């Protein structure tokens, strides 16, 4: 340089034929306990790599940039 894959809560990943984003671990607060541990509730944390288009409506479609990671030369 080309070519495909991936980019979504602190982390590990779901979200497939466009309709206002979940999960599991972690955190924090409760209850249980002599006390921790475990386990049970509950909260909290992301508008989706980045800009633009398309559309009433985009994480998902459409282009460009940017990362990483495999190929090929």
């Nucleotide at each position: 340089g080309c070519u495909g894959u991936u980019g979504u809560g602190g982390c590990u990943c779901a979200g497939u034929u466009g309709g206002u984003a979940g999960a599991g671990c972690a955190g924090c607060g409760c209850a249980c306990u002599c006390g921790u541990a475990a386990u049970g509730c509950g909260c909290a944390g992301g508008c989706c790599a980045c800009g633009a288009g398309u559309u009433c409506g985009a994480a998902c479609c459409u282009c460009g940039u940017c990362a990483a990671c495999a190929g090929c030369u």

The prediction has a mean pLDDT of 81.
This is a predicted structure of a 73-nucleotide RNA (transfer RNA) from a Clostridia bacterium.
The organism belongs to Clostridia, within Bacteria.
Its Rfam family is "tRNA". It is annotated as a transfer RNA.